[in-house]
RNA sequence: UCGUGCUAGGUGGGGAACUAGCGGUGCCCUAUACCCGCAAUCCGCUCAAGCGGGACGGAAUCCCCUCUCAAGGUCCGAUCCUUUGGGACUGCCCGGACAAGUGGUGAUGAAAGUCAGGUCUCGCGCGGCGCGGUCCCGCGAACCCGGUCAGGUCCGGAAGGAAGCAGCCGUAAGUGGUUACCCGUGGGUGACGUGAGGCUGCCUGACUGGAGCUAACUAUCCGGUGUAAGCUGGAGGGUCGUGGUCGACAGAGGGUGCACGG
Numbered sequence: 001u002c003g004u005g006c007u008a009g010g011u012g013g014g015g016a017a018c019u020a021g022c023g024g025u026g027c028c029c030u031a032u033a034c035c036c037g038c039a040a041u042c043c044g045c046u047c048a049a050g051c052g053g054g055a056c057g058g059a060a061u062c063c064c065c066u067c068u069c070a071a072g073g074u075c076c077g078a079u080c081c082u083u084u085g086g087g088a089c090u091g092c093c094c095g096g097a098c099a100a101g102u103g104g105u106g107a108u109g110a111a112a113g114u115c116a117g118g119u120c121u122c123g124c125g126c127g128g129c130g131c132g133g134u135c136c137c138g139c140g141a142a143c144c145c146g147g148u149c150a151g152g153u154c155c156g157g158a159a160g161g162a163a164g165c166a167g168c169c170g171u172a173a174g175u176g177g178u179u180a181c182c183c184g185u186g187g188g189u190g191a192c193g194u195g196a197g198g199c200u201g202c203c204u205g206a207c208u209g210g211a212g213c214u215a216a217c218u219a220u221c222c223g224g225u226g227u228a229a230g231c232u233g234g235a236g237g238g239u240c241g242u243g244g245u246c247g248a249c250a251g252a253g254g255g256u257g258c259a260c261g262g
Base pairs, nucleotide, nucleotide: 001262002261003260004259005258006257010056011055012030013029014028015027020046021045022044023043024042034054035053036052037051038050063255064254065253066252067251068250072246073245074244075243076241077240078239079238080237081236082235083234084233085232086231089230090229091227092226093224094223095222096221097220100218101217102216103214104213105212112208113207114206115205116204117203118202119201120197121196122195123194124193125192126190127189129186130185131184132183133182136177137176138175139174145170146169147168148167153162154161155160
């Protein structure tokens, strides 16, 4: 140095969780890398820490160590979103007080006081509106309304008389219409009148008075059943980090047996 045959280690790894700790089953991330049995209200071990039984390749591209890179997971901090709960405090909402500011009003006269009215209640009168009725005009009865009654019927010897359908005319009940009048009746009727009452809340007018009045808005204060924006508790998700931790795959470097034969 080459060939053959063995042995060690190898035939996936990692994260979180669980655990006194380790590993496995299960979940997640990578990756393609044996088989059978046990195993999450667990299974098997004890500090290089699965147990039991088999198979494959095998001293190096395949095993071991270190470094680099880095998927990904997890913790911490900050921030945002969703959801759920609380209602001590701030804010909002509601109510009250208040004349400090703004605004409105006021010498064409504020507040205050007095007088007289209205608004309010009841009654009466008048008017108006609604309803009903009378009156007026029209329509309107096969027969049980009226008048006239053709035809026909009846009485009579005749002359004549009687009842009476249809038609026509006029009306009753009823019905349609009309503008006024009249009667009755009703009211959440009226810039009306009148009488009685009532009131000081509002408005109007006059007199006294001689400069304020007004809570409409802002500010301030007080109270409240409400709201949940700020605040705060829980759960979930996203983003950021010259933060922590673990870290697959990949890359680089280094290390590591035995026997036989040529």

RNAcentral holds the sequence, with entries from ENA. A computed fold for a 262-nucleotide RNA from a Thermomicrobiales bacterium, annotated as Bacterial large signal recognition particle RNA. The model forms 94% of the base pairs in the Rfam consensus. It matches the Rfam family "Bacterial large signal recognition particle RNA". From the family's description: The signal recognition particle (SRP) is a universally conserved ribonucleoprotein involved in the co-translational targeting of proteins to membranes. Rfam classes the family as a non-coding RNA gene. A source record names the gene ffs. Its mean pLDDT, the model's own confidence on a scale to 100, is 80. The source organism's lineage runs through Bacteria, Pseudomonadati, Thermomicrobiota, Thermomicrobia and Thermomicrobiales.